This is a predicted structure of a 107-nucleotide RNA (SAM riboswitch aptamer (S box leader)) from Flavobacterium soyangense.

[in-house]
RNA sequence: AUGUUAUAAAGAAAGGCAGAGGGAUUAGACCCGAUGAAGCCUUAGCAACCCUUCGGUAAACGAAGAAGGUGCUGCAUUCUACCGCGCUUGGCGUGGAAAGAUAACUU
Numbered sequence: 001a002u003g004u005u006a007u008a009a010a011g012a013a014a015g016g017c018a019g020a021g022g023g024a025u026u027a028g029a030c031c032c033g034a035u036g037a038a039g040c041c042u043u044a045g046c047a048a049c050c051c052u053u054c055g056g057u058a059a060a061c062g063a064a065g066a067a068g069g070u071g072c073u074g075c076a077u078u079c080u081a082c083c084g085c086g087c088u089u090g091g092c093g094u095g096g097a098a099a100g101a102u103a104a105c106u107u
Base pairs, nucleotide, nucleotide: 001107003105004104005103006102007101013043014042015041016040017039021032022031023030026081027080028079029078044073045072046071049069050068051065052064053063054062055061077099082096083095084094085093086092087091
């Protein structure tokens, strides 16, 4: 990198370096940012995918935990875009898909 499966309106920030962008991509909208963006580092935290313990013959599943491997710590994956459904002037609401993200496995 490819593929499969699962998950997402919950949760969790301070400091140092840095110096203008950032919220994945394209478009639109809406936001964040010199009261300091991205990035890097340190410390702290959140969560519970892998994991650990217990129950279960085992698998499934349930309960508890957090040492270790990831991940994460503005906004719903910030929202919309494609296909339905309901109401409807515009549009609004809602379900799903696609895409992306993360984890575990995989060729």